[in-house]
Context: one part of a larger RNA
Molecule: small-subunit ribosomal RNA, 5' domain
Organism: uncultured bacterium
RNA sequence: AGAUGAACGCUGGCGGCGUGCUUAACACAUGCAAGUCGAACGAUUAACCCUUCUUCGGAAGGUCAUAAAGUGGCGAACGGGUGAGUAACACGUGACCAACCUGCCUCUCACAUUGGGAUAACUUAAAGAAAUCUAAGCUAAUACCAAAUACUCUUGAUCUGCCGCAUGACAGACCAAGGAAAGCUUUCGCGGUGAGAGAUGGGGUCGCGGCCCAUUAGGUAGUUGGUGGGGUAGAGGCCUACCAAGCCGAUGAUGGGUAGCCGGGUUGAGAGACCGACCGGCCACAUUUGGGACUGAGAUACGGCCCAGACUCCUACGGGAGGCAGCAGUGGGGAAUUUUGCGCAAUGGGCGAAAGCCUGACGCAGCAACGCCGCGUGCGGGAUGACGGCCUUCGGGUUGUAAACCGCUUUCAGUGGGAAAGAUAAUGACGGUACCCACACAAGAAGCUCCGGCUAAAUACGUGCCAGCAGCCGCGGUAAUACGUAUGGAGCAAGCGUUAUCC
Numbered sequence: 001a002g003a004u005g006a007a008c009g010c011u012g013g014c015g016g017c018g019u020g021c022u023u024a025a026c027a028c029a030u031g032c033a034a035g036u037c038g039a040a041c042g043a044u045u046a047a048c049c050c051u052u053c054u055u056c057g058g059a060a061g062g063u064c065a066u067a068a069a070g071u072g073g074c075g076a077a078c079g080g081g082u083g084a085g086u087a088a089c090a091c092g093u094g095a096c097c098a099a100c101c102u103g104c105c106u107c108u109c110a111c112a113u114u115g116g117g118a119u120a121a122c123u124u125a126a127a128g129a130a131a132u133c134u135a136a137g138c139u140a141a142u143a144c145c146a147a148a149u150a151c152u153c154u155u156g157a158u159c160u161g162c163c164g165c166a167u168g169a170c171a172g173a174c175c176a177a178g179g180a181a182a183g184c185u186u187u188c189g190c191g192g193u194g195a196g197a198g199a200u201g202g203g204g205u206c207g208c209g210g211c212c213c214a215u216u217a218g219g220u221a222g223u224u225g226g227u228g229g230g231g232u233a234g235a236g237g238c239c240u241a242c243c244a245a246g247c248c249g250a251u252g253a254u255g256g257g258u259a260g261c262c263g264g265g266u267u268g269a270g271a272g273a274c275c276g277a278c279c280g281g282c283c284a285c286a287u288u289u290g291g292g293a294c295u296g297a298g299a300u301a302c303g304g305c306c307c308a309g310a311c312u313c314c315u316a317c318g319g320g321a322g323g324c325a326g327c328a329g330u331g332g333g334g335a336a337u338u339u340u341g342c343g344c345a346a347u348g349g350g351c352g353a354a355a356g357c358c359u360g361a362c363g364c365a366g367c368a369a370c371g372c373c374g375c376g377u378g379c380g381g382g383a384u385g386a387c388g389g390c391c392u393u394c395g396g397g398u399u400g401u402a403a404a405c406c407g408c409u410u411u412c413a414g415u416g417g418g419a420a421a422g423a424u425a426a427u428g429a430c431g432g433u434a435c436c437c438a439c440a441c442a443a444g445a446a447g448c449u450c451c452g453g454c455u456a457a458a459u460a461c462g463u464g465c466c467a468g469c470a471g472c473c474g475c476g477g478u479a480a481u482a483c484g485u486a487u488g489g490a491g492c493a494a495g496c497g498u499u500a501u502c503c
Stems, first nucleotide, its partner, number of pairs: 002502003006499005013375006019368002021333001026331003030328003035074003040071002044067001049062005081285003091209007100202002105198007113147004122137004127132001153178004158173004163168001183190002211257003218248003223245008260282004264275004287310006311322004339365001341364003347361001348359004378408004388399004412444001414439005422430001447492005452473003458487005468475002
């Protein structure tokens, strides 16, 4: 000199674009953040409208209508947060899987036959303070079950061909056993089942690569390998029984400390050094500690479940409820980090045939000079060089064309009017915003640090080794260009200094 997710002091006009708990993965009041489908299903149902009846109060029935629970389907494994743990195939990169899975989506082929029994909702009864729960009865389905049929499917056996680095793969023939389905809609249509292929997403294995400590030198019994078995989508000590005694290690095992990794960021001519905020990819975690599985194509599941411990809350003391490292917000910690805002208009996501609903993702607005960038705070003239201030050798010098005064302009801010794009038919939170026009007035808009040398910029007074300054050298003990104030000057400028950290 440069840089920062910065903080502190003084100061502060505007705009654009970004960024904003680095500390306690501390505790959380309140609201919202994941629903949707009536074109899967049964029962119920307000208003309007229609029909009928009417004692004129209303009643009954109907409707592509409304609503909220329930069964069922899909989603909830995405999106959003955090960085605790992790030195590991976690990550990066390059290979491999003849050892694997893949809902929704696309393509191809084939199929959808016959039956059955329940159950929630609901009704009745019972228990409880509540959360909730029990019994009996009733009913439907694209819920559940059985049977039939089926292939190239699965499993097992045999044979043939062909290929491969090995286990073996692929193709074909044949036998045995096993396994499917669902309907809805006014129409178009939307769905269902089996098989094959694709796409997408995931799983596994290996080579190489990236921290510190040897004041950590030996470590290891499922340990290393084999055989049989189990388990898994799948190879595998992944698990288990038996057998062998191996396996790793100064090319640093094991242990300890620290740490999410990367694309990248900062700096530097580079080599390198440091960092991993924002944005993007991967991983891990979800109050904490530990354990467990269920559902499902997918989780060992942040806003699901069960158990134990801790914590908080409710309680009728019997028992219950909860999880902000989602968005806001609160307390606490801290030098320090924002609104309990608006909208689904756009983009994207879930559900739905659609209309549409949901979406604190997202789009916007608010707050903060936190950063970067841009603009302004006027321009020209004006000497008798005014007044005042400061200095003085008392002549004057300086502040200084600076001011006053004269003329001009109106960016930005202000006031009034108009007014978008973003949307392809409708739909605009932003927003009467950006932008455009008009009007008035120089009007509303400058500070901070420094002036001994390094280092651009000096004089006076006060103080008197005191008070104080200081990055280093150093300054101050009676004329201090170094302290304090004033005047003047220098530098940067809506900032300027200081501190911290990195190069």